Record summary: Predicted 3D model of a 1407-nucleotide RNA (small-subunit ribosomal RNA) from a metagenome. Model confidence (mean pLDDT): 83 of 100.

RNA sequence: AAGCAUGCAAGUCGAACGAGAAAGCAUCCUUCGGGAUGUAAGUAAAGUGGCGAACGGGUGAGUAACACGUGGGUAAUCUACCCCGAAGAUGGGGAUAACUUUACGAAAGUAAAGCUAAUACCGAAUGUGAUGGUGGAAACAUAUGUUACCAUUAUGGAAGGGUUUGGUGUAAAUCAAACCGCUUUGGGAUGAGUCUGCGUCCUAUUAGUUUGUUGGUGAGGUAAAAGCUCACCAAGACGAUGAUGGGUAGCCGGCCUGAGAGGGUGUACGGCCACAUUGGGACUGAGACACGGCCCAGACUCCUACGGGAGGCAGCAGCUAAGAAUAUUCCGCAAUGGGCGAAAGCCUGACGGAGCGACGCCGCGUGAACGAUGAAGGCCUUCUGGGUUGUAAAGUUCUUUUAUCUAGAAAGACGGGUAGGAGUAAUCCUACUUGACGGUACUAGAUGAAUAAGCCCCGGCAAAUUACGUGCCAGCAGCCGCGGUAAUACGUAAGGGGCAAGCGUUGUUCGGAAUCAUUGGGCGUAAAGGGCGUGUAGGUGGAUUUAUAAGUCGGAUUUUAAAGGCAUAGGCUUAACCUAUGUAAAAGAUUCGAAACUGCAAAUCUUGAGUUCAGGAUGGGGAGACGGAAUUCCUAGUGUAGGAGUGAAAUCUAUAGAUAUUAGGAGGAACACCGGUGGCGAAGGCGGUCUCCUGGACUGAAACUGACACUGAAGCGCGAAAGCUAGGGUAGCAAACGGGAUUAGAUACCCCGGUAGUCCUAGCCGUAAACGUUGCACACUAGGUGUAUGAGGUAUAAAUCCCUUAUGUGCCGCAGUUAACGCAUUAAGUGUGCCGCCUGGGGAGUAUGCUCGCAAGAGUGAAACUCAAAGGAAUUGACGGGGGCCCGCACAAGCGGUGGAGCAUGUGGUUUAAUUCGAUGAUACGCGAGAAACCUUACCAGGGUUUGACAUACACUGGACCGGGGUAGAGAUACCCCUUCCCUUCGGGGUCAGUGUACAGGUGCUGCAUGGCUGUCGUCAGCUCGUGUCGUGAGAUGUUGGGUUAAGUCCCGCAACGAGCGCAACCCCUAUCCUUUGUUGCUAACAGGUAGUGCUGAGCACCCGAAGGAAACCGCUGUAUCAAGAACAGAGGAAGGUGGGGAUGACGUCAAGUCCUCAUGGCCCUUAUGUCCUGGGCUACACACGUGCUACAAUGGGUGGUACAAAGGGUUGCUAAACUGCGAAGUUAAGCUAAUCCCAAAAAACCACUCUCAGUUCGGAUUGGAGUCUGAAACUCGACUCCAUGAAGCUGGAAUCGCUAGUAAUCGCAGAUCAGAAUGCUGCGGUGAAUACGUUCCCGGGCCUUGUACACACCGCCCGUCACACCAUCCGAGUUGAGUCUACCCGAAGUCACUGUUCUAACCUCC
Repeated sequence: AAGCAUGCAAGUCGAACGAGAAAGCAUCCUUCGGGAUGUAAGUAAAGUGGCGAACGGGUGAGUAACACGUGGGUAAUCUACCCCGAAGAUGGGGAUAACUUUACGAAAGUAAAGCUAAUACCGAAUGUGAUGGUGGAAACAUAUGUUACCAUUAUGGAAGGGUUUGGUGUAAAUCAAACCGCUUUGGGAUGAGUCUGCGUCCUAUUAGUUUGUUGGUGAGGUAAAAGCUCACCAAGACGAUGAUGGGUAGCCGGCCUGAGAGGGUGUACGGCCACAUUGGGACUGAGACACGGCCCAGACUCCUACGGGAGGCAGCAGCUAAGAAUAUUCCGCAAUGGGCGAAAGCCUGACGGAGCGACGCCGCGUGAACGAUGAAGGCCUUCUGGGUUGUAAAGUUCUUUUAUCUAGAAAGACGGGUAGGAGUAAUCCUACUUGACGGUACUAGAUGAAUAAGCCCCGGCAAAUUACGUGCCAGCAGCCGCGGUAAUACGUAAGGGGCAAGCGUUGUUCGGAAUCAUUGGGCGUAAAGGGCGUGUAGGUGGAUUUAUAAGUCGGAUUUUAAAGGCAUAGGCUUAACCUAUGUAAAAGAUUCGAAACUGCAAAUCUUGAGUUCAGGAUGGGGAGACGGAAUUCCUAGUGUAGGAGUGAAAUCUAUAGAUAUUAGGAGGAACACCGGUGGCGAAGGCGGUCUCCUGGACUGAAACUGACACUGAAGCGCGAAAGCUAGGGUAGCAAACGGGAUUAGAUACCCCGGUAGUCCUAGCCGUAAACGUUGCACACUAGGUGUAUGAGGUAUAAAUCCCUUAUGUGCCGCAGUUAACGCAUUAAGUGUGCCGCCUGGGGAGUAUGCUCGCAAGAGUGAAACUCAAAGGAAUUGACGGGGGCCCGCACAAGCGGUGGAGCAUGUGGUUUAAUUCGAUGAUACGCGAGAAACCUUACCAGGGUUUGACAUACACUGGACCGGGGUAGAGAUACCCCUUCCCUUCGGGGUCAGUGUACAGGUGCUGCAUGGCUGUCGUCAGCUCGUGUCGUGAGAUGUUGGGUUAAGUCCCGCAACGAGCGCAACCCCUAUCCUUUGUUGCUAACAGGUAGUGCUGAGCACCCGAAGGAAACCGCUGUAUCAAGAACAGAGGAAGGUGGGGAUGACGUCAAGUCCUCAUGGCCCUUAUGUCCUGGGCUACACACGUGCUACAAUGGGUGGUACAAAGGGUUGCUAAACUGCGAAGUUAAGCUAAUCCCAAAAAACCACUCUCAGUUCGGAUUGGAGUCUGAAACUCGACUCCAUGAAGCUGGAAUCGCUAGUAAUCGCAGAUCAGAAUGCUGCGGUGAAUACGUUCCCGGGCCUUGUACACACCGCCCGUCACACCAUCCGAGUUGAGUCUACCCGAAGUCACUGUUCUAACCUCC
């Protein structure tokens, strides 16, 4: 491993060889153009030759392989240079580059002729070794063999060079020695080749693969074994211990992580391998099939004169591209190392250094000490204040690492070179010289706190909080989750926390995760036991003895390179870093021992297992035969109107005679009773009777075999129902289908029919909640009690009972176990062996592939994507058209209403300038409002006003304010007139008004920010706590249970014992009595008086008033109860079982209601959302609802008469009496600040008369007219009176409300509010009922229990389709690319063989 411009990265040797410049300089000559000589220089450049270029450097594409790791073999091999040893090196020859000349070409380059050298090349000689052949023979070893030896034979070698020293010589030259090189050979060292044991990823949705394949013989080939290659022969070889195929990947030392075992990883450094643009090939060479060599082919790029050529950065720099992203076209060979050289030396992008990058590790700094008016500013705040930033700053004193400047200045240098010296020489000594980094590290001096702090976080996990802004927006977020107006979670600020020249994020790996579990998990219900058996491989296996030594254990030797790790030292100021020394483990190999255990071998045994015998039990299986009951159908008889069916009906059936009934017949299916948590079977499953065939288990007693056993991947077999194929059969039942009902619908439940099917035969299918949701086998571990089938025993006359024991089948229960529930000798306990299976939910048992099947389908079986859960067991609640018990005007039994009419009143809606606002199921709607003509009033229109209608404070000004009057105006208001301050210590103070400033004001918003108050469940009987106990825990117990009560009221029992808030009682009214008191109350007796009246004297008996007491407690008697508590009955009593009524409302629920009673946080308005005034509105009106009034009449209406209350109110008042008026009322006027007077007439009732069933003498709406009263003012918009008018309405649909006794119903009276204005409200009394069997049902509630997938709690949860958008996967007519396999065709370079042609000096032969 994409492509590359440019430069550099491998050369060197003249001591192998021939040849050999130029510029320049110097000298000489010159025709002044130049020439010659010397030097440069035997230099540069090129060539022959040698060595190197196969090292060093890069990269990781390929490779799942002897590639790598580790241990071996090579008796099957090679190894240049280097080291040790042996022997040699004689004598010749012919060429060829360079060079010169010529020719071709654009270039690259090429050709021809001629000259020349060698350590280039070639014969010959010599043969110690070597190699081959033949013969002989020893030692060793072993699979072929190895080593050494003897004899003989064949093959086969060389090269010189120049330096130093010495000799000869004048010199040239030559000789000798040393050195370097050469030839043959033995050995070593180093390096390499090759073979081999073991180890080395995922996938079976890859199960079969292989023809040179496996082996043999022979030949070829290689340095070397081998099908490495070829010919022939044989048919083998590999594979579930995973072959073959597919995917992925360089391997290791190591590195990261982890307690370890492991998991992940292979960058840097080191070892090995592979590759060099892609593919193929050989050449040279000791070594390559060669990164910077060659040839060919492909792709690409470049040059070209178009003929042809050139190239390969995965070397160092550098460029382009791609990408989130990765550096200088640097310096030097000074050091280390390498190549060449005798050496000097040359080369070296190896290397040594520097540069860039906080990329990592390490170290240092950004100052230190003192310093409180705790400054200013910021922020917070409970705001005249306080807190915090914070000794922080400022300021004073000090230091100078770092920074800047100046000066000095290394080690790294050994060695080499030059010079000198010593020595015969090798060599040694002295002096000088040689540094890229670098004037760098380091040192000294000077200056001056000077030059130097950021990032993340502050809801929990997890150290650190406040304010403002925002308002489910903007945004945050690792997980949980924050944000919808008070955000410690967003953003900002202040403060705080953490780390620090870094900090935070993202990605990745291990850890935590015992969450793949060898160490170290599980499978009843959470995921998980195969549907069941049989059985192969495999795994595991009883007792005894002997032997062995594979496993196992121990020792020794060896390997495990270095680096790394660990330990101890040392060196850079320290550290990181570097260096030295020491050292470990696992594992492999060789070898020596041990023998308990496992294995292997041999022998033996009987307890595991099996066989034989006897016996009883059995719905075990298969086949055949037979039987009765019932259903249906057919035939015939009797008989007549229905039958059948349902919640109720209808379809259906029947006068053509059903149903019913009698008799006869046909056919199919199933076998009542017995029948049983009883039996049998491996499971599925098996039930009438008899016969035949056949299986298994059990019990008993002996004998036999002698571990023959257990489990069991594959394989094989069995396997409910449904379904399928073929042929039969079909009575009943019955998918589909038809019809009738039900229903909003009803493709259902119900009904009437009805076909497959159900049945039989022969096959297939192979699945189920095939469940004990619990694999098989063996062993051990308290018991109790049933049942089935056996055996034995005691006892008995016998039977039964009883005891023991085996096998099976149930229940309860201890230890133990379990998350709990539970299991518990039939284990889910304790162990052993083997098999199967699980690893979050969904997607999905789906897709795809394969196998099986006639099909249906079955088996095997994913991923993308998506969620933060899914799930188990138990707990507390809530809920249930679950259960039990109980209560309530809850129903029922009754009485009277509402819903229909008219009107009143409230609400909705609509309308409007406004119809102010709130309340809205029960728990809003005659509610806030106990009273809107103005006011109220909050709304609307218009007109005014701005320190304000109201409060406080300050400053200044003034002397008023108030009161009366006038003018303008709708009024508010404005202006004018009259009257007009107090105290004083004389400073001023008080008061009022005006101006100004702080502030007032808001019925503006939020009741989902709140307080307070209130409604409701509910006057229901509940709600809790402490201690103890139980439970891993949530929690339970207590509070449950048995009784009882109006009551968690009380009693008994009880692992509970106590306590609190509720219940009850204590308070008020009322019912009886007593005592005290006696006016304004009362009047019995006495007296007086009147038309009459307690009117008066008198009295306090009575009534009454208001104070205090008494009385009622299941106290007494009885009944029944184990007991207690209580109940029932009775007595007494005014009252009897809480006497009646009121007040009183537990923990809590409804984010219930109220910011418009009040209070209040926050927000908002401030010449207005404040405030004043006039007018209007809240009183509207197609409509709907609630609450009421009046009625519809005779239990009544009308007229007249006659009685009897209670409780209240009254001086801005109640108002008698009298008079006027038909009347409302008016006039006038006693009394009363009230037990005195007044309102005040009570009404129904009762007594008479009248009306006589009608829209009326009922009913009174509406309307017209006339009035009264209140009030500035009755138009919008008051009440009342009189006259007239006389509507609807004849008892009210569905539905619905109240009430259990002085109650309902009915009748009137009073009060609050209030000028006036009730059918409403709050009270008062009069008259005064009916009914309650009872708790099945409706509603609400309490307790216990049960189920639950609910907990916002059933108004819960939740399923599916559809619509739209988006994401992912699968399929899809097809299309495209890649890999691989097979068959065939063409085929470059190249190697080998064969052959042809041509060339050939040295060699040979001949001439």